The RNA shown here (Lysine riboswitch aptamer) has 155 nucleotides and comes from Veillonella magna. The sequence is in RNAcentral, with records from MGnify. Its Rfam family is "Lysine riboswitch aptamer". Rfam describes the family as follows. Riboswitches are metabolite binding domains within certain messenger RNAs that serve as precision sensors for their corresponding targets.
RNA sequence: UAGAGGUGCGAAUGUCAAGAGUAUGUACAGGGAGUGUGGUAGACGUUGAUCUGUACAAAAAGGGGCUUUUGCCGAAGGUCGGGUGUACCGAGCAUCCGAUUCUGGUCAUGCAUUUAAGAGAUGUAUGACUGUCAUCACUUUGUGAUGGAGUGCUA
Numbered sequence: 001u002a003g004a005g006g007u008g009c010g011a012a013u014g015u016c017a018a019g020a021g022u023a024u025g026u027a028c029a030g031g032g033a034g035u036g037u038g039g040u041a042g043a044c045g046u047u048g049a050u051c052u053g054u055a056c057a058a059a060a061a062g063g064g065g066c067u068u069u070u071g072c073c074g075a076a077g078g079u080c081g082g083g084u085g086u087a088c089c090g091a092g093c094a095u096c097c098g099a100u101u102c103u104g105g106u107c108a109u110g111c112a113u114u115u116a117a118g119a120g121a122u123g124u125a126u127g128a129c130u131g132u133c134a135u136c137a138c139u140u141u142g143u144g145a146u147g148g149a150g151u152g153c154u155a
Stems, first nucleotide, its partner, number of pairs: 001155003006073001008072005014066003024057007034044002038089003076103002079099008104130011132148007
């Protein structure tokens, strides 16, 4: 520098289900002082808010399945630190940068976190499958056992 692993990793468009008959709005009735993400401020509220019930109307985002396109093989994910955005502080979330530590990859199950969620994601433990290298054994360019890690392996 170029490649390999395979239900391989990530991104985007379209579409479908779910979110959800939920949030929210209007009308009527009840009710009677605060509402709010933890705090503050603003705003709203006795011209009756928040809340409850009935009727009518009625979403969206993140996430997921499928198709297609595309970038790649530390692809990527996690942890820590810093910046930006969200009225302010804090928390959370999203995104960018840096660090070096952890994880070869996929799947299943249990637990924890997140989420509307028995989906999915993240972490962890166990098991199975699989790729690669080393050692040993068998014997035929393969099989089996054990062990290691991607700053690896092959050319």